Model confidence (mean pLDDT): 76 of 100. Fluoride riboswitch aptamer (crcB RNA motif) from an Ignavibacteriales bacterium, 68 nucleotides, folded computationally. NCBI's taxonomy places the organism under Bacteria, Pseudomonadati, Ignavibacteriota, Ignavibacteria, Ignavibacteriales.
RNA sequence: GUUGAAACGGGCAAUGGAGUUUGCCCCGAACCAUCCGGAGAAUCCGGAUUAAUAACUCCUACAGAAGG
Numbered sequence: 001g002u003u004g005a006a007a008c009g010g011g012c013a014a015u016g017g018a019g020u021u022u023g024c025c026c027c028g029a030a031c032c033a034u035c036c037g038g039a040g041a042a043u044c045c046g047g048a049u050u051a052a053u054a055a056c057u058c059c060u061a062c063a064g065a066a067g068g
Stems, first nucleotide, its partner, number of pairs: 009026005016059006033049007
């Protein structure tokens, strides 16, 4: 100096915050939703749909209904 592994640590999981759990990644990474149409692919453009979770719980924002 290079490569591999482990530990510690950090980051990520389509809209906010926290706790717990799970998974993924090691900075050349994990991640950056779905459907339809157009163009030959990558990708780009247009339209539509679901969701504040990866999962559970709580808070906040938004939306709907009922009551006071």